Predicted 3D model of a 542-nucleotide part of an RNA (small-subunit ribosomal RNA, 5' domain) from an uncultured bacterium.
Model confidence (mean pLDDT): 85 of 100.
Context: one part of a larger RNA
RNA sequence: GAGUGAACGCUGGCGGCGUGCCUAACACAUGCAAGUCGAACGUGAAAGUCCCGCAAGGGAUUAGUAGAGUGGCAGAAGGGUGAGUAAUGCAUAGGUAAUCUACCUUCGAGUGGGGAAUAACAUACCGAAAGGUGUGCUAAUACCGCAUAGCGCGGCGCUACACAAGUGGCGUCGCCAAAGGGGGGGAUUCUUCGGAACCUCCCGCUUGAAGAUGAGCCUAUGUCCUAUUAGCUAGUUGGCGAGGUAACGGCCCACCAAGGCGAUGAUGGGUAGCCGUGCUGAGAGGCAGAACGGCCACACUGGAACUGAAACACGGUCCAGACUCCUACGGGAGGCAGCAGUGGGGAAUUUUGCGCAAUGGGCGAAAGCCUGACGCAGCGACGCCGCGUGAGGGACGAAGGUCCUCGUGAUUGUAAACCUCUGUCAGGAAGGAUUAAAGGCGCGGAUGCUAAUACCAUUCGUGCUUGACUUAACUUCCAGAGGAAGCCCCGGCUAACUACGUGCCAGCAGCCGCGGUAAAACGUAGGGGGCAAGCGUUACUC
Numbered sequence: 001g002a003g004u005g006a007a008c009g010c011u012g013g014c015g016g017c018g019u020g021c022c023u024a025a026c027a028c029a030u031g032c033a034a035g036u037c038g039a040a041c042g043u044g045a046a047a048g049u050c051c052c053g054c055a056a057g058g059g060a061u062u063a064g065u066a067g068a069g070u071g072g073c074a075g076a077a078g079g080g081u082g083a084g085u086a087a088u089g090c091a092u093a094g095g096u097a098a099u100c101u102a103c104c105u106u107c108g109a110g111u112g113g114g115g116a117a118u119a120a121c122a123u124a125c126c127g128a129a130a131g132g133u134g135u136g137c138u139a140a141u142a143c144c145g146c147a148u149a150g151c152g153c154g155g156c157g158c159u160a161c162a163c164a165a166g167u168g169g170c171g172u173c174g175c176c177a178a179a180g181g182g183g184g185g186g187a188u189u190c191u192u193c194g195g196a197a198c199c200u201c202c203c204g205c206u207u208g209a210a211g212a213u214g215a216g217c218c219u220a221u222g223u224c225c226u227a228u229u230a231g232c233u234a235g236u237u238g239g240c241g242a243g244g245u246a247a248c249g250g251c252c253c254a255c256c257a258a259g260g261c262g263a264u265g266a267u268g269g270g271u272a273g274c275c276g277u278g279c280u281g282a283g284a285g286g287c288a289g290a291a292c293g294g295c296c297a298c299a300c301u302g303g304a305a306c307u308g309a310a311a312c313a314c315g316g317u318c319c320a321g322a323c324u325c326c327u328a329c330g331g332g333a334g335g336c337a338g339c340a341g342u343g344g345g346g347a348a349u350u351u352u353g354c355g356c357a358a359u360g361g362g363c364g365a366a367a368g369c370c371u372g373a374c375g376c377a378g379c380g381a382c383g384c385c386g387c388g389u390g391a392g393g394g395a396c397g398a399a400g401g402u403c404c405u406c407g408u409g410a411u412u413g414u415a416a417a418c419c420u421c422u423g424u425c426a427g428g429a430a431g432g433a434u435u436a437a438a439g440g441c442g443c444g445g446a447u448g449c450u451a452a453u454a455c456c457a458u459u460c461g462u463g464c465u466u467g468a469c470u471u472a473a474c475u476u477c478c479a480g481a482g483g484a485a486g487c488c489c490c491g492g493c494u495a496a497c498u499a500c501g502u503g504c505c506a507g508c509a510g511c512c513g514c515g516g517u518a519a520a521a522c523g524u525a526g527g528g529g530g531c532a533a534g535c536g537u538u539a540c541u542c
Base pairs, nucleotide, nucleotide: 001542002541003540004539006538007537008536009535010534013387014386015385016384017383018382019380020379021345026343027342028341030340031339032338035073036072037071040070041069043067048061049060050059051058052057080298081297082296089223090222091221092220093219094218095217096216099215100214104211105210106209107208108207109206110205111204112146114144115143121136122135123134124133125132126131152175153174154173155172156171157170158169159168160167161166180203181202182201183200184199185198188197189196190195224270225269226268231261232260233259236258237257238256239255241253243251273295274294275293276292277288278287279286280285300321301320302319303318304317323334324333325332326331351377353376354375355374359373360371361370362369363368390421391420392419393418400412401411402410403409425483427478428477429476430475431474439465440464441463442462443461444460445459446458447457448456486531487530488529489528490527491512492511493510497526498525499524500523501522507514508513
């Protein structure tokens, strides 16, 4: 000199864009943060309103709505944190002939025919509760057989390629599927007169091939300090076989061999998430790893598996532990390192805000619902950037202050007053876009599908409809210099000097050093210098 997620002191007008627990991965009150689908399924209220009735009560509507329940998909994403981890991580470059991949896209084939249950519900009971037990009934795209199937999987044989591991082709034997739902329809048939068969369209389901995306695994190189850590290792190193996995492998196990690593630093100890990047520097390098993006790890602590395409799963399950809460003392409930917020710790870090209007995500055919992701607003000069606090004129160089050689002096100083203007920002009033594209509904048309001028899909035109921010951007008008300047320094380094006070005292200080009676170094004042809504100090990095 530059920098910072800063803090502290004094001061503080406005706006834009960013940014804000670096400490206790300490403990958490309260609310919200993951749901959705009735076009998979069986069910199914009440308040209210109306009617009947003297009343008790009944009926209709609300409404096949709300609500649970079965089932499907999503809860593995998004969001948080950096504890652990020095290599099971990360970065770069490769490999996988050792692999998987829900949803999505393209292409092929199929979607036949049966069965047995169970929740909800009813009922009987246990329990303070959380919850649970028995009995009875019922549905499905839930569950289970059967049929059918190969370009699928497995075995065997033949064959081509290959050093081998293996890969491809052919043959043969064996194994394995499925589910329905919705819209429309002329004739015919059946009908319990609702509809069904049948035709057709859409959404699904099963199976196979390929793609896309995501992931697993393997290898090489690099990746902090310490030798005041020198030896480490028994599933250890390799082989064979069996098991396990989506998959190779001591991944696991039995047997066999005795190996494997190490001064090119093994093993141990300490510290630490890694990177893109950021800061600094002429560079080489040094330091850092906040925000944003990629990867990893973790979710009260430790352990475990289940479900699933994917987890060993932050707002799932089980076990153990510590802690907190409820209890009828028998037993239960909980997990903010999600967004806010509280206590605590600390030099120190924000609102228990608004909205799903946009972007994105989940579910759904869609409308839509959900979304503390996100978009916004609020708070903080925490940072960067921009603007303002007025402009021009104005000497009798006013008054006052300070200094003084005491002068009709110097300085503050064009500074003020005064005159003429301007009108940014803030204030008040009025106007006022953009972020909105879609989607939906209505009308009209085209194309495709089809037996069809239904339906449906695609598309075109047209009308209506959607804004949290928003009392916003921006524009015009009103008024009037009005509401808006401080901080540090002035001995040298280092730009800027005098007076008084003090008297090695009080004090200053980054280094050198000042202060013991004329201190430009302490304190105050006047003056000056430097920055400026900031200025200094402290800490840390180069």